The prediction has a mean pLDDT of 88. This is a predicted structure of a 75-nucleotide RNA (c-di-GMP-I riboswitch aptamer) from a Planctomycetales bacterium. It matches the Rfam family "c-di-GMP-I riboswitch aptamer". Rfam links the family to the GO term cyclic-di-GMP binding. Rfam describes the family as follows. GEMM was predicted in a large-scale screen for bacterial structured RNA regulatory elements.

RNA sequence: CGUCGACAAAGGCAAACCGAUCGCGAGAUCGGGACGCAAAGCCAUGGGUCUCACGUAGAUCGCCAGGCCGCCAAA
Numbered sequence: 001c002g003u004c005g006a007c008a009a010a011g012g013c014a015a016a017c018c019g020a021u022c023g024c025g026a027g028a029u030c031g032g033g034a035c036g037c038a039a040a041g042c043c044a045u046g047g048g049u050c051u052c053a054c055g056u057a058g059a060u061c062g063c064c065a066g067g068c069c070g071c072c073a074a075a
Stems, first nucleotide, its partner, number of pairs: 005072001012037002017032006035062001041068003045065003048060004
């Protein structure tokens, strides 16, 4: 330095649900709240699923894969 990921440490994120707002909608944002997450950080590149006003449209990265970046460091 890299891989692996704990009988470690410091932290982080945040499902469902509720409230407000935006959107035709899927859904998103903010606040509350924790089901869980070693990338549950980012990217819509491929696939899947979903939406529609069916378009050269949109959503989902906490569906799978891939790419990029990242804390710690046991065996």